[in-house]
Context: one part of a larger RNA
RNA sequence: CCACAUUUAAGGAACUCGGCAAAAUACCUCCGUAAGUUCGCGAGAAGGAGGCCCGGUUUGCAGGCAACUGCGGGCCGGGGGCACAAACCAGGGGGUGGCGACUGUUUACUAAAAACACAGGGCUCUGCGAAGCCGCAAGGCGACGUAUAGGGUCUGACGCCUGCCCGGUGCCGGAAGGUUAAAAGGAGAAGUGCAAGCUUUGAAUUGAAGCCCCGGUAAACGGCGGCCGUAACUAUAACGGUCCUAAGGUAGCGAAAUUCCUUGUCGGGUAAGUUCCGACCUGCACGAAUGGCGUAACGACUUCCCCGCUGUCUCAAAUGUGGACUCA
Numbered sequence: 001c002c003a004c005a006u007u008u009a010a011g012g013a014a015c016u017c018g019g020c021a022a023a024a025u026a027c028c029u030c031c032g033u034a035a036g037u038u039c040g041c042g043a044g045a046a047g048g049a050g051g052c053c054c055g056g057u058u059u060g061c062a063g064g065c066a067a068c069u070g071c072g073g074g075c076c077g078g079g080g081g082c083a084c085a086a087a088c089c090a091g092g093g094g095g096u097g098g099c100g101a102c103u104g105u106u107u108a109c110u111a112a113a114a115a116c117a118c119a120g121g122g123c124u125c126u127g128c129g130a131a132g133c134c135g136c137a138a139g140g141c142g143a144c145g146u147a148u149a150g151g152g153u154c155u156g157a158c159g160c161c162u163g164c165c166c167g168g169u170g171c172c173g174g175a176a177g178g179u180u181a182a183a184a185g186g187a188g189a190a191g192u193g194c195a196a197g198c199u200u201u202g203a204a205u206u207g208a209a210g211c212c213c214c215g216g217u218a219a220a221c222g223g224c225g226g227c228c229g230u231a232a233c234u235a236u237a238a239c240g241g242u243c244c245u246a247a248g249g250u251a252g253c254g255a256a257a258u259u260c261c262u263u264g265u266c267g268g269g270u271a272a273g274u275u276c277c278g279a280c281c282u283g284c285a286c287g288a289a290u291g292g293c294g295u296a297a298c299g300a301c302u303u304c305c306c307c308g309c310u311g312u313c314u315c316a317a318a319u320g321u322g323g324a325c326u327c328a
Base pairs, nucleotide, nucleotide: 001323002322003321004320005319006318007317008316010314011313014312019309027051028050029049030048031047036041038157052079053078054077055076056075057074058073059072060071061070062069063068080084092307093306094305095304097302098301099299100298104116105115120155121154122153123152124151125150126149132141133140134139158294159293160292161291163224164223165222168221169220170217171216172215173214174213177212178211179210183206184205188201189200190199191198192197225243226242227241228240229239252286253283264280265279266278267277268276
């Protein structure tokens, strides 16, 4: 010097990206327990008291003729120790946001999460030799199932809801019309031959699906404007004009896991706060099952604050064990 332990005056997070690590809490009985809430919970909330030994008294149950014995409850008094859940073992707690409802699952060996799954919701396909999938086929799974079933896809408990656009792309429907392959069809034409013929070529016309065309469909893929003016202070614009569009973003939320400018502005918390919480709305570039907004409970998730606690720190010290190191 290093590792692992133990202890530390005063202070107590001043450390640090961050209380990381450590400390603290810890058991049983009794008392007591808030907001919120889906009435289940929250809750071991929080916060307190007692716990060892001896004696007395009272009471319950069982046994006994009784004395009494065993087990249990209450009350009173006393004793010793630094320490009575005496060692080991053994929750720190509270408040507030975000995300995900929850229990679960995951990157075997750097990620456990807000990712995946989930119950619930929707759309869509499938009438059974089902659709879908595996296989060249036979055959098999689906399923010894039958639309309250099975497949695909999106969303993700619950509560309140889920607006407008079918122009593009996709899908579905459409006895007309247009286009159109092989094929059918053969008007004709060419070569050759004396000819019969043979060999080529070939216009109309008839030809399916598809595409064009006509409709539907957004919990299908997706999309959801600009400029100018206007109210008796100013400011703003309920109002008007105009251009464009398939339609111009509704409810709710909003500097947000989304806000560039930005440490926006105001308020709260601090002596001091780029974080945090509550508002505002000027949303660079939220927005409704690529779901929107809430939400009790839950979380080895994540933000901020407080109490307790501490060698994290001010600021370092000592001790133990084992190394390193020196010598043999």
Molecule: large-subunit ribosomal RNA, domain IV
Organism: Paracoccus isoporae